This is a predicted structure of a 379-nucleotide RNA (Bacterial RNase P class A) from a Gemmatimonadaceae bacterium. Rfam family: Bacterial RNase P class A. It is annotated as a ribozyme. The gene name in the source record is rnpB. The sequence is in RNAcentral, with records from ENA.
[in-house]
RNA sequence: AUGAUCGGCCGGAUGGUCGCGCGGGGCUCACGCUCCGCGAGGAAAGUCCGGGCUCCACAGGGCAGGCCGCCAGGUAACGCCUGGGCGUCGAUCACCUUCGGGUGGAAGGCGACGGAAAGUGCCACAGAAAAUACACCGCCGGCGGUAACUCAGCCGGUAAGGGUGAAAAGGUGGGGUAAGAGCCCACCGCGCAUCUGGCAACAGGUGUGGCAGGGUAAACCCCGGCUGGAGCAAGGCCAAAUAAGCGGCGAGAGACGGCCCGUCUCGACCAACACGCCGCGGGUAGGCUGCUCGAGGACGCGAGCGAUCGCGCCCCUAGAGAAAUGACCGUCCGGACGGCAACGUCCGACAGAACCCGGCUUACAGGCCGGUCAUACCA
Numbered sequence: 001a002u003g004a005u006c007g008g009c010c011g012g013a014u015g016g017u018c019g020c021g022c023g024g025g026g027c028u029c030a031c032g033c034u035c036c037g038c039g040a041g042g043a044a045a046g047u048c049c050g051g052g053c054u055c056c057a058c059a060g061g062g063c064a065g066g067c068c069g070c071c072a073g074g075u076a077a078c079g080c081c082u083g084g085g086c087g088u089c090g091a092u093c094a095c096c097u098u099c100g101g102g103u104g105g106a107a108g109g110c111g112a113c114g115g116a117a118a119g120u121g122c123c124a125c126a127g128a129a130a131a132u133a134c135a136c137c138g139c140c141g142g143c144g145g146u147a148a149c150u151c152a153g154c155c156g157g158u159a160a161g162g163g164u165g166a167a168a169a170g171g172u173g174g175g176g177u178a179a180g181a182g183c184c185c186a187c188c189g190c191g192c193a194u195c196u197g198g199c200a201a202c203a204g205g206u207g208u209g210g211c212a213g214g215g216u217a218a219a220c221c222c223c224g225g226c227u228g229g230a231g232c233a234a235g236g237c238c239a240a241a242u243a244a245g246c247g248g249c250g251a252g253a254g255a256c257g258g259c260c261c262g263u264c265u266c267g268a269c270c271a272a273c274a275c276g277c278c279g280c281g282g283g284u285a286g287g288c289u290g291c292u293c294g295a296g297g298a299c300g301c302g303a304g305c306g307a308u309c310g311c312g313c314c315c316c317u318a319g320a321g322a323a324a325u326g327a328c329c330g331u332c333c334g335g336a337c338g339g340c341a342a343c344g345u346c347c348g349a350c351a352g353a354a355c356c357c358g359g360c361u362u363a364c365a366g367g368c369c370g371g372u373c374a375u376a377c378c379a
Stems, first nucleotide, its partner, number of pairs: 001375010012332007020039008041350001045361002048359005053231004065227005070084005085113001086111004093104004114222002119220002121216003136162002138158006145151001170188006189211001190209008235289004245280006257270002296315002299312005333348006
């Protein structure tokens, strides 16, 4: 320099006028008027994960259900993040080439990435066969026919070749054989044992076994770990109205009941009943609270590869009621179009708080900055 790839940041600036919401001050009996201050985001979004907070439930243990799943670390926690491992993809690269292609593979992307040599199930279409190899074509041997055969038929061997498929019973090469086959051998792959490195995942080496039998666990299942429910319309306080219930007082009838009494009358007292008033209770409307200073942010220093953590210092301004955060004008900035030019016209993404945080995912005009790698050239 060119190309590939990854990450961080910004996402109009400023002045004026008018308007809206909240808070505070002043004036007013009040309605209201006026002044000052503050007033969306990187995603406020989807509400998909994880927490805080609140109420309810809960001896201990187990089952069921749900979720998670390479290893190590980070964190309040996570299904998130960082670093590592393995697999896979990966070019402008390198190597090989029969020029069709093949192999390796940087930075980087992606991976629900425990178990399919425990059990059960399933595997479209095509195909003979999708898992006990039931041999479609082919190859080989035999029988028998024939004058004879490289030919039709019958019996058998064969998974090396063809064909089907996403996938066909280890791969390549050699030996071997009637033809074939881990039947035998070398290398690769796989299992087991062991050694070395690593905290580990894992990697590498040595020995050994001819070699378990395809795929699928975001199918059941097995193994290991975690796991109570509901949510700010949580919850707490005050409290007009109203129902049940409780207490007190009043008045009514003084007819019925009790008490008194041998009986009757009158009177007093008690209880009950319905009525009225007051209080308690209850908690609707409404009000207050929860409410925003918090696992917070910027900078500096230190620890760490990093996520992140520690210390110091400074800074924090929506907190609402179904819901305000806007419009216009001037100047500038950026872009598009027209114009030789001066300049003119138009545009400025996605979107929008409601208890609060950490993530993930999704949307986003345009712009700025940086890292890594490959190749070429220069010093």